[in-house]
Context: one part of a larger RNA
RNA sequence: UGACGGAAGGGCACCACCAGGAGUGGAGCCUGCGGCUUAAUUUGACUCAACACGGGAAAACUCACCCGGCCCGGACACUAUAAGGAUUGACAGAUUGAUAGCUCUUUCAUGAUUUGGUGGAUGGUGGUGCAUGGCCGUUCUUAGUUCGUGGAGUGAUUUGUCUGGUUUAUUCCGAUAACGAGCGAGAUUCUAAUCUGCUAAAUAGUACACCCAUUGUCUUUGUGCGGUGUUACUUCCUAGAGAAAUAAUCGGUCUACAAUCGCAUGAAAUUGAGCAAUAACAGGUCUGUGAUGCCCUUAGAUGUCCGGGGCUGCACGCGCGCUACACUAGUAGAGUCAGCGUGCGUUUCCUUUCUCGAAAGAGAUUGGUAAACCAGGGAAAGUUUGCUGUGAUUGGGAUCGGAAAUUGCAAUUAUUUUCUGUGAACGAGGAAUUCCAAGUAAGUGUGAGUCAUCAACUCGCGCUGAUUACGUCCCUGCCCUUUGUACA
Numbered sequence: 001u002g003a004c005g006g007a008a009g010g011g012c013a014c015c016a017c018c019a020g021g022a023g024u025g026g027a028g029c030c031u032g033c034g035g036c037u038u039a040a041u042u043u044g045a046c047u048c049a050a051c052a053c054g055g056g057a058a059a060a061c062u063c064a065c066c067c068g069g070c071c072c073g074g075a076c077a078c079u080a081u082a083a084g085g086a087u088u089g090a091c092a093g094a095u096u097g098a099u100a101g102c103u104c105u106u107u108c109a110u111g112a113u114u115u116g117g118u119g120g121a122u123g124g125u126g127g128u129g130c131a132u133g134g135c136c137g138u139u140c141u142u143a144g145u146u147c148g149u150g151g152a153g154u155g156a157u158u159u160g161u162c163u164g165g166u167u168u169a170u171u172c173c174g175a176u177a178a179c180g181a182g183c184g185a186g187a188u189u190c191u192a193a194u195c196u197g198c199u200a201a202a203u204a205g206u207a208c209a210c211c212c213a214u215u216g217u218c219u220u221u222g223u224g225c226g227g228u229g230u231u232a233c234u235u236c237c238u239a240g241a242g243a244a245a246u247a248a249u250c251g252g253u254c255u256a257c258a259a260u261c262g263c264a265u266g267a268a269a270u271u272g273a274g275c276a277a278u279a280a281c282a283g284g285u286c287u288g289u290g291a292u293g294c295c296c297u298u299a300g301a302u303g304u305c306c307g308g309g310g311c312u313g314c315a316c317g318c319g320c321g322c323u324a325c326a327c328u329a330g331u332a333g334a335g336u337c338a339g340c341g342u343g344c345g346u347u348u349c350c351u352u353u354c355u356c357g358a359a360a361g362a363g364a365u366u367g368g369u370a371a372a373c374c375a376g377g378g379a380a381a382g383u384u385u386g387c388u389g390u391g392a393u394u395g396g397g398a399u400c401g402g403a404a405a406u407u408g409c410a411a412u413u414a415u416u417u418u419c420u421g422u423g424a425a426c427g428a429g430g431a432a433u434u435c436c437a438a439g440u441a442a443g444u445g446u447g448a449g450u451c452a453u454c455a456a457c458u459c460g461c462g463c464u465g466a467u468u469a470c471g472u473c474c475c476u477g478c479c480c481u482u483u484g485u486a487c488a
Base pairs, nucleotide, nucleotide: 001488002487003485004484005483007482008481009480010479011478012477013476016472017471020436021435022434023433024432027323028322029321031319032318033317034316035314036313043054044053065309066308067307068306069305071303076119077118078117079116080115086113088109089108090107092105093104094103123297124296126295127294128293132291134285135284136283137281138280139279144183145182146181147180148179149178150159151158152157162174164173165172189273190272194243195242198240199239200238204234205233206232207231208229209228210227211226212224213223214222250262251261252260253259325429329388330387331386332385333384334383343373349368350367353364354363355362356361395426400421401420402419403418404417405416442464443463444462445461446460447459448458449457
């Protein structure tokens, strides 16, 4: 100087607690991990920092694993064989999963491309992440870290980097043997809110005019997410340039310094994210890479292709989730509202409309390379009206049977969907334990990623929308100061 302390004192955090909310842990199912089993059930990762993670939803491919079978994509050099032929290809039959001349029988064709050996290349999802790069994660979401000159000390080192107040902050004020600086913090970037001010818009609207429908009826008002039109405009919508908030005004607290609290003003008086230092870890990745050292293998291949199987296997244990246990509900009608995205340069995408069908779906047809079409994405929960009436019940929808479609070369170990029947556990979950402070939790659907097909996953998006803190250091940890140490 660190590290540690069941040492002291400050400060901080819903990966801590308090007050609560939703739970998880119990059930069924989905999925990951272990174990067991297996020809193989490929493999990495195991406290936070492994386990719906490897963007890992594997029918083939993927694929690394298992069982079989082809091929050379063995450069180049030397040597051997060799034009009296180095080699290569093949119908049929046998053989074979195979219409692989793979091998055998049989012969034909080929013509220096090859073939045997040696050296040496090449490939490898083979090994080593404890040889590495790069990337990521974590320590570590906190405020920390370093230098020049000067001071102290023989020196390692220290001061600067602080008693105090304050801040999300080593943020500022001040104090001061320090003075001045760098990185980090902050600022900056994206995003959410405001603008009747600017620039505009037949790919966005509004107003106006006319027509149509409708209440009662052209008779004027009204109403209509009905239609047409051109003119005018930009409030709404879109998106560029800008503006706007700075704790600015006032009043408390305080050293009347930094700051902080309250009122007012206002669209807003803390929107949410991204980025993110120094020093580390023998954290993860050689299975992201035509990044890569070394080792292994290299023709009976660990290269590569083809066929089949496996990764899904089930006495069991653990983790993330989904569905529930019903009446704040289920079911059958009616009515009514979103926001992020995405979509074939044409056989393959997103699809309107019509017909058929109980439905899934099929056929015909149409628009869209998109603010133009799908699409006003008429989403779900919610609203409203009936029925059900507390019973394992019309709660729940596992399991299993039958039938019909769709994707795909292929669906059996059932891809998925539809219809029909069947109708299990589950009556709110022990000890434990997770997450969370505002448009948040929870409920609810929706888009994208993966995708031929398939979400109980992930990443976004809106709709409905609480309770309880706005504190503390008791538990769990983190930072600083002081202190102890036989530890480094």